[in-house]
GlmS glucosamine-6-phosphate activated ribozyme aptamer from a Peptococcaceae bacterium, 152 nucleotides, folded computationally. Rfam family: glmS glucosamine-6-phosphate activated ribozyme aptamer. From the family's description: This entry contains a glucosamine-6-phosphate activated ribozyme that is found in the mRNA for GlmS. GlmS is an enzyme that uses fructose-6-phosphate and glutamine to generate glucosamine-6-phosphate. The ribozyme catalyses self cleavage of the glmS mRNA that is thought to regulate GlmS activity. The family's RNA type in Rfam is riboswitch. The organism belongs to Peptococcaceae, within Bacteria. The prediction has a mean pLDDT of 78.
């Protein structure tokens, strides 16, 4: 440098299960075991907070609970407001805002086969339609500033 084999890791709408709800074993208690949110989107730094964005599906558990977090907040750093410093506004490396309008984008579900398990159930593969926010284009409004200095 390539290559082979093993084990480990691989996670942020994520993990995890004391409850509920099934399953199997059993007369029962017990054990043991399954399930427990589909993806789109989101992370400057420290710190504080806790049911932190958006829409599928469903209408019977996506129920219920707990940990964590990219969400809010403050401060500090940056960027914008021509150029400096300082307030202020407002955002975060794609760094205004907010309202219409146009336009792109998703997996589950669902059908179909394989596979594992006595079952619940779960994995894989093929087939398959369908959002909404952030976006992104148009188009309105609001902001596009104060104080002091530079420089033309």
């Nucleotide at each position: 440098u390539a290559g082979u084999u093993u084990a480990a890791u691989u996670a942020a709408g994520c993990g995890c299960c004391a409850g509920g709800a099934c399953c199997a074993u059993u007369g029962a208690u017990a054990u043991g075991g399954u399930u427990g949110a589909c993806g789109a989107g989101g992370u400057a730094g420290a710190g504080g907070u806790u049911u932190a964005u958006c829409g599928a599906a469903a209408u019977a558990u996506u129920c219920g609970g707990c940990g964590g977090g990219u969400g809010c907040c403050u401060c500090u750093c940056g960027g914008u407001g021509g150029c400096u410093u300082g307030u202020c506004a407002u955002c975060g490396u794609u760094a205004a805002a907010u309202c219409c309008g146009u336009a792109a984008c998703a997996a589950a579900a669902c059908c179909g086969a394989a596979g594992a398990g006595u079952a619940a159930u779960c994995u894989u593969c093929g087939g398959g339609a369908c959002a909404a926010a952030a976006u992104a284009c148009g188009g309105a409004u609001u902001g596009c500033a104060c104080a002091a200095g530079a420089u033309a």